[in-house]
């Protein structure tokens, strides 16, 4: 410097044009004397900018972090 891959809650990881889902972490409740264990529930995500589309996490362009790769 070239093409190529990939960026989704705190962490792992699904959805692959139609309301973002699980898992562990977190927090509240219920049991218990307590504490763990279980159980119900709750809050937390789609890298940034624009583009196609009725509709974008998903298709395109670009920036940007990350990676292997070839000079």
């Nucleotide at each position: 410097a070239g093409g190529c891959c990939u960026g989704u809650g705190g962490u792992c990881u699904a959805a692959g044009g139609g309301u973002a889902g699980g898992a562990c972490g977190g927090c509240u409740c219920u049991u218990u004397c307590u504490c763990a264990a279980a159980g119900a529930g709750c809050a937390a995500g789609u890298g940034c900018g624009g583009g196609u589309u009725c509709g974008a996490g998903u298709c395109c362009c670009g920036c940007u972090g990350g990676g292997a790769u070839u000079a």
The prediction has a mean pLDDT of 83. This is a predicted structure of a 71-nucleotide RNA (transfer RNA) from a Dehalococcoidia bacterium. It matches the Rfam family "tRNA". The organism belongs to Dehalococcoidia, within Bacteria. The RNAcentral record of the sequence draws on ENA and MGnify. RNAcentral records the identical sequence in 2 taxa.